[in-house]
RNA sequence: GGAGGCAUAGCCAAGUGGUAAGGCAAGGGACUGCAAAUCCCUGAUCCCCAGUUCGAAUCUGGGUGCCUCCUCCA
Repeated sequence: GGAGGCAUAGCCAAGUGGUAAGGCAAGGGACUGCAAAUCCCUGAUCCCCAGUUCGAAUCUGGGUGCCUCCUCCA
């Protein structure tokens, strides 16, 4: 220098055009003599910018970061 993949909550992770599941952790509540366990409730600018669309986490372009491969130099 070139090619490909990935980026969703504190962590893991589903969702591939119709407005973001679930688990763990955390906080609040119930229960309990106090706790633990159990049960209920609460949380998202989907990496950033722009575009397409009635509608974008999803499609397109650019950027950033990480990973892999190829090439060049040393």
This is a predicted structure of a 74-nucleotide RNA (transfer RNA) from a Bacillota bacterium. It was read from a public genome assembly. Its Rfam family is "tRNA". Rfam describes the family as follows. Transfer RNA (tRNA) molecules are approximately 80 nucleotides in length.